Description: A computed fold for a 1437-nucleotide RNA from a wastewater metagenome, annotated as small-subunit ribosomal RNA. Rfam family: Bacterial small subunit ribosomal RNA. The RNAcentral record of the sequence draws on SILVA.
RNA sequence: AGAGUUUGAUCCUAGCUCAGGGUGAACGCUGGCGGCGUGGAUGAGGCAUGCAAGUCGAAUGGGUUUAGGCCCAUGGCAGACGAGGUAGGAACACGUAGGUACGUACCCCAAAGUCGGGCAUAACCAGCCGAAAGGUUGAAUAAUUCUCGAUGGUCUCGCAAGAGUAAAGAUUUAUCGCUUUGGGAACGGCCUGCGGGCUAUCAGCUUGUUGGUAAGGUAACGGCUUACCAAGGCUACGACGGCUAGGGGAGGUGAGAGCCUGACCCCCACCGAUGGAACUGCGACACGGUCCAUACUCCUACGGGAGGCUGCAGUCGAGAAUCUUCCGCAAUGGACGAAAGUCUGACGGAGCGACGCCGCGUGAUUGAUGAAGUCCUUCGGGACGUAAAGAUCUUUUAUGAGGGAGGAAAUUUUGACGUUACCUCAUGAAUAAGGGGCUCCUAAUUCUGUGCCAGCAGGAGCGGUAAUACAGAAGCCCCAAGCGUUACCCGGAUUUACUGGGCGUAAAGGGUGCGUAGGUGGUUAUGUUAGUCUCUCGUUAAAACUCUGGGCUCAACCCAGAGAUCGCGAGGGAAACGGCAUAACUAGAGGAUGUGAGAGGUGAUCGGAACUCAUGGUGUAGGGGUGAAAUCCGUUGAUAUCAUGGGGAACACCAAAAGCGAAGGCAGAUCACUGGCGCAUUCCUGACACUGAAGCACGAAAGCGUGGGUAGCGAACGGGAUUAGAUACCCCGGUAGUCCACGCCCUAAACGCUGUCCGCUAGCUAUUAGGAGUAUCGACCCUCUUAGUGGCGAAGCUAACGCAUUAAGCGGACCGCCUGGGUAGUACGAGCGCAAGCUUAAAACUCAAAGGAAUAGACGGGGGCUCGCACAAGCGGUGGAGCGCGUGGCUUAAUUCGUAGAUAAGCGAAGAACCUUACCAAGGCUAGAAAUCAUACUGCACGCCCCGUGAAAGCGGGGAAGCCUUAGAGGGUGUAUGACAGGUGAUGCAUGGCCGUCGUCAGUUCGUGGCUUGAGUUGUUCCCUUAAGUGGGGAAACGAACGCAACCCUCGUUGUGUGUUAUACGUGUCACACGAGACUGCUCCCUCACGGGAGAGGAAGGUGAGGAUGACGCCAGGUCAGCAUGUCCCUUGAUGCCUUGGGCUGCACACACGCUACAAUGGGUACUACAGCGGGACGCAAUAUCGUAAGAUGGAGCAAAUCCUGAAAAGUAUCCUCAAUUCAGAUUGAGGGCUGCAACUCGCCCUCAUGAAGUCGGAAUCGCUAGUAAUCGCAGGUCAGCACACUGCGGUGAAUACGUUCCCGAGCCUUGUACUCACCGCCCGUCAAGUCAAGGGAGUCGGGAGUGCCCGAAGUCCCCACCUCGGUGGGGCCGACGGUAAGCUCGAUGACAGGGACUAAGUCGUAACAAGGCACGGCUAGCGGAAGCUGGUCGUG
Repeated sequence: AGAGUUUGAUCCUAGCUCAGGGUGAACGCUGGCGGCGUGGAUGAGGCAUGCAAGUCGAAUGGGUUUAGGCCCAUGGCAGACGAGGUAGGAACACGUAGGUACGUACCCCAAAGUCGGGCAUAACCAGCCGAAAGGUUGAAUAAUUCUCGAUGGUCUCGCAAGAGUAAAGAUUUAUCGCUUUGGGAACGGCCUGCGGGCUAUCAGCUUGUUGGUAAGGUAACGGCUUACCAAGGCUACGACGGCUAGGGGAGGUGAGAGCCUGACCCCCACCGAUGGAACUGCGACACGGUCCAUACUCCUACGGGAGGCUGCAGUCGAGAAUCUUCCGCAAUGGACGAAAGUCUGACGGAGCGACGCCGCGUGAUUGAUGAAGUCCUUCGGGACGUAAAGAUCUUUUAUGAGGGAGGAAAUUUUGACGUUACCUCAUGAAUAAGGGGCUCCUAAUUCUGUGCCAGCAGGAGCGGUAAUACAGAAGCCCCAAGCGUUACCCGGAUUUACUGGGCGUAAAGGGUGCGUAGGUGGUUAUGUUAGUCUCUCGUUAAAACUCUGGGCUCAACCCAGAGAUCGCGAGGGAAACGGCAUAACUAGAGGAUGUGAGAGGUGAUCGGAACUCAUGGUGUAGGGGUGAAAUCCGUUGAUAUCAUGGGGAACACCAAAAGCGAAGGCAGAUCACUGGCGCAUUCCUGACACUGAAGCACGAAAGCGUGGGUAGCGAACGGGAUUAGAUACCCCGGUAGUCCACGCCCUAAACGCUGUCCGCUAGCUAUUAGGAGUAUCGACCCUCUUAGUGGCGAAGCUAACGCAUUAAGCGGACCGCCUGGGUAGUACGAGCGCAAGCUUAAAACUCAAAGGAAUAGACGGGGGCUCGCACAAGCGGUGGAGCGCGUGGCUUAAUUCGUAGAUAAGCGAAGAACCUUACCAAGGCUAGAAAUCAUACUGCACGCCCCGUGAAAGCGGGGAAGCCUUAGAGGGUGUAUGACAGGUGAUGCAUGGCCGUCGUCAGUUCGUGGCUUGAGUUGUUCCCUUAAGUGGGGAAACGAACGCAACCCUCGUUGUGUGUUAUACGUGUCACACGAGACUGCUCCCUCACGGGAGAGGAAGGUGAGGAUGACGCCAGGUCAGCAUGUCCCUUGAUGCCUUGGGCUGCACACACGCUACAAUGGGUACUACAGCGGGACGCAAUAUCGUAAGAUGGAGCAAAUCCUGAAAAGUAUCCUCAAUUCAGAUUGAGGGCUGCAACUCGCCCUCAUGAAGUCGGAAUCGCUAGUAAUCGCAGGUCAGCACACUGCGGUGAAUACGUUCCCGAGCCUUGUACUCACCGCCCGUCAAGUCAAGGGAGUCGGGAGUGCCCGAAGUCCCCACCUCGGUGGGGCCGACGGUAAGCUCGAUGACAGGGACUAAGUCGUAACAAGGCACGGCUAGCGGAAGCUGGUCGUG
C1' cells in the first nucleotide's frame, strides 16, 4: 500500500466481499511448565448456611469469679466510611471554568474559661401478660446522662442605653478531656457560563407557570412554601413530547481528522426487595437503623410475629457463557481506645479457568545402502529424507533429596503466603504437538473415489466420467500450546468527503418568481476591540500514553524522572483582516430625461377564408371510404354546383436558427388600460446590494363544480373490416371533453434533463434592437460599440460523449438535492383537496449487481452502392405413369451399421446368390483364426491319404512317406503352464488424419509509426477502376504476409528436331521435346493517371476456353465401420473365433435421384457412311462353321499407333396416317443361353407369346449463357457373373439476356440496438403451484406515561382538648398504595382481502429493445384476460 466481482472486451460510476488490528468473549479440535493480569456482560430474578461494625472499665451502675477476667445495662465515639451494583435519570447528573446568600464531629494554631446547686433513670430485684417476638407494674441507684443558677472580652437583637447566651470530669501528677471565640487544613451545600445521544412521521409548550410585595422555612440564596398583585416565561440556535443511556479520566482502531466503546484501575453521581416518610445526628431522609403500605418467603399454640447477599464465599433459575461455602490480620489502610489491644470477606495471599499478555520447553551433534514402509511415476526413477534406526553428548523442564532469603517498619518479639523464590546434588531423552489451509483474491499440488449426485463456499464460483475447488491419501504452506470458527468494533471505505466527494447523459438543480429570518458584502479616513494574533500566569487529580533511567535471570509487569494532555479562566500587548460606531466617496444598485423594438398581459369591437346546418334553384345515380373492402349516405333526389341565411371554433400568406415573458406560455386587425426590457445623456440618491429555509403568488394538458355554448375534432361506446384471436392499428358514426364566465385541482420528459448573482479567460461568423463615426442631397454600404439570440472553434475541463465569453473553463456568495438495485415515490402517520389525488416519506425482505459513455461484432419487416443462371428473357426437365435405385415407416428371428435442411437420401457401396457380412437361428472352439516372449517336455515335422459321425465346421480312429545334423545344440512343429491375444463393443462432445459447407466469395491479418486513459483505431476508409483488397489518385501512414493474379496441366495457330506406325516410299497423320505467338503492343475518342469504349491486324483480343489449386475462419458439421488413437466395457453359457442355412432383396404407404415413354421433328424394315477416350495374357479375341438369337465350336493375331474391341443419331428408299395405334413397353406364360461348388429365396441375356399404366402431368420446383443446353451412342473402373448408377469420350448442335423493381445468397460503407449462446437473440404482464417478510383488518389480549374524581396509611406542620408536663386524644392541610372513568401511546395475536419478493424446463398472449413491424416515453382521463389500447398536451432520451 491494495485486491476480487457488472462487459465479448474497455473506461467510468456504484455497491458487495477479502487481506490488518482488537474483545470481560463463546464454540470446535488439541493441550507441557512458569510469571503477571483477568473472570456473572443475561433476570436490579429468588436465596439455605457461615462470616462481612464495632470499640472504650483511663465516663458509670450492677451481676459473677479465689484471682486474672467475663457478662448485662447507662453513657461516649463510630455506624453517613469502607465494600457492592448501574435500576433510574437527557438532568447543573457529569466534565471544565468560575462564583458564595452557607455548614463542618474528629485534626492543627492562638486566646480565654472550666464556679455553685438540683431532678431522674436502665441494668438488677419483686409481681404480672404472651407460644414466641416482646411487653407491663412497683421499688432502689451512678455518671463525661439530664437540668437550674452565676460569669461573659465573643456571639445575637438593638441607633444607643440595655437585654439574652457556656462548661465534665478522670487521674498513678505525666496528661487526657470539657466550654467559648478567632484562624487554618480538609470536606461538603448552593448558584452560574460552556460542552457532549437519536427523533420534526413530536411544532407549539407552561398556571407556582414568569416576575414583584409580605410572611413562613432552611446551615444558606431562591416560588423552596403560602397569601396578594401583575401577565408573563420558553421555542426553528428545536421548546414540549417520544426512544435510548450512568458521566468522566480513559480503552480499541486510524497517517491524521475522526469513528466506536465506557470491563478491570481512579474520580463523580445514583441505588439498596418495591413505594412513601420522618427521627437521631456535625453529617442520612441512612445497604447489614426506625415507621407505614405493597408483593414475596419463613415461624406459629392461629391470637400474632420474623425477613431483605446490587458485602465475601456459596445455591437455584434463566443463559452460548463467567471461579473456592479457602488462609491470615504478617504487611497497607480504617473504627474505638491514653495504651496494650479488639474488630476489619477492606486488604494481603493461595485455589479454579490457555480467558488474555509475556517467557521457556518438547532435545543437541553425527549418521546414506539415501533402509523398510507409504505416495507418485514418462516405469528410467522421484518424494517423505539426516528424517528414522544406529553412535556420541546435554539436563532447561519433570521427579527425588538437601540447603534457603527479602517482604519486619522496631533493640527484643511478630510471616497467612511457604514443603515459597533462589542455590546444590541425583535419575534419565527421559514427562511434553497440534490446528487450519493448498482454484483466484492468498503462502502452499498430486493421485484415487464420486459423476449438477454426495457435497464445498468469505466473494467470484466449483461438481453433469480425465475435479489442483467435493471426499480420502500422500506431499507442501502458515501459525504454534495453541489453531480455527462465530459474534461485535475500527480500518481498508475519499462509501457522509472538516482534512477529503458530487448533481448535462451514471443517484442528484426545487416547475417559476417575489421575499422573511439567516449567510455574505464596494472605496477612503478616524475611533474602538467581545472575533483574530502574540506573551505571561492559573488550572487541566492520580493512574494511563511517549521518552529516559532503574527493579524482578529476560520479557510481560512494576518503580522514578521528564514530556505531552489541542480546553477553560485571568492579566499585558498588536490593530493587517473581520465586527461595531462616526464622517465621507461613486466604479455596485436605484432614480431622472430622451428614445426604441416586441405573438408580454387584461377587456372590448370588427374582419375574411374554410367548415357545417337550413331553405330554394339546376341536375341524376351514384357518393363516400380502403392495401382491398364493408358498415354508412342516396330515386322521400344524395355527391356535384349556384344563391340566400344561421352558427361555432381557429386565424393561411407575412413567418425566420426571428421576437416578448420569471416560468407555464404568447400569433387576424383595431381601440382602451397596463407590466417588463434595451440604448443614449452622465443630472440626482449614496452601498440603499446578492442569495434566500419558512411563507406568499403564478403554474401546460387532462380532470372536478355551477351556468352557458357546441361548427369541426373526438376518450368511452356502437358498427364494419383485418386476424388464430383483435377488448388494437384501418374505416363509418359518436358522448363527455375541447370553447366562454366564475371557482377548484397543482401535476409533466414543468428539459438546456445544466439553480440564482458577480468577476476573469483566444477568436471567426450569422441574425434582432439601439447608438456613434464615416459616407451621401438623403438612404444603402463600411468601421466601432452596447444588449439579446444562434453556429463553429483556442486554452482549459470531462469517464467519454461533449462544453467552450449564453461554459460543463478559472474563482467568489448563497440556496436546493444525491449516497447500490428492487421493494417504492409504496405503507403508516400528518397537512391539503368536492373527488381524482397531491406533498412529506420509511422498513422488513431480496439481489450482486443495477447503471453511464464509448469499442468490435452480429442482427434489423434501417439506408446507400455492387455482384451471382439470383430474378427477368429463353431452352429442356422434375412433380402425374410404369420400372430401377436410395431413404423413412411398417414388418421380421434378423431385415447389420452409419449419414439427416441447404451441407443425408444411384451417399459410405468402383457392383449383398456363398464369400463379402458387421445381423439372425443352429452346431462347435477356448492362450484361441493371426502376433511376441519365458519355462518344461517332444527326433519329428508341417502336410497328405483312408474310415466313422456330421449340414459343414469339428470330433474320434487308422495309415503312408518323412528335411538338416557334429546326434549336443540351433531353427522349426506339437502339447502344457504363465505373461497375453481378440472385439465392425461405447464415446466423432476426449482425439489425430481426412472430408463437406459458406466459396474460387474477395476477403483475413501482421511489423513499425500515428491517434486514443482504454477496449480499439489508422493502414483495409474516400474517389476512379477491376472478375479481383485488380490497379491508380488522394490520405498519418509506410511496408509486409496468407488469399486474388501469375507460375503447372489440357485444348486452339505455327516453326524446328526426333520417333514407332501407315504408306502408293513422294510423304502424310500422330506422338514427344524445344521454341514462336497476345502485351491494351498499334489507330481514334474519354481520362490527371490507372483504365474504359470503338477499330485494324491476327488462329486466337482484352482472364482466348477448360482444369488442378480452396486464405483467416464458421457449423462441438461428418467419420472410433477405412486407418490410427486416450479412456471405459466384454473375455469359457464371450460383445472373441469357425461353420451351415437365413437376412441385408421382406411391403398398406411417404419422400429423393434416375431410366423408358406417352409418339409422325415419330416408329418399323432394308441399304449406306463418319469418331474419340480407353481396355486387353488366369486376358482381348479375328477369319471360318453351327444356332432364329443369346451363344457355342475353334484359336489367326496381339504384352499392342502393328492384333482384337461392329459406333449411334445422321443419310437414302419404303411402310405406318393420328388410333391407346405398326406408340409405349410393364406384367405374365413357355422354351433356351452364360457365369459360378451352387442362380429357390435372389443374377444377367435370348426367342416366341402376352401387351398394363401412360394421350405431356396440380400446388410447387430444377438445370443451363456456346461447341453450352438439348440429343446420340461409345469406353472404362468395380467384376466369376450382374450397370437405367458412376467416371470419362466423342457425334449432331440451338434459343435468349430489355434490365436490376422484386425472390434468394454474397461483398463494402453507414445507421439504430436493452442482442454477444449474438433475432432460432432478448424480454413484459395476467393466470396456476410453493415458500417468505411487511402493511391493512371486525376484533381480542397485554405493557407504558399522564389526566379528572373517590379512598386516604405512616409522618412533618397547624389547631383544639386533657394531662403525671414526658405526652395522650380529637380535628385539619399535604400525602404513598388502591379504586373508578374517558382517552393517548407501544406491542402480541386475528378470520379475511390486497399487493411485494423468490423458486431449471407450467398456461395465455407479444407490450419493449431494429422504423421491434402502430417510433418510444412523461403527466392526465376513460376502457380492456394480461402485457396494454385510445384521447388531450408535452419531451427527443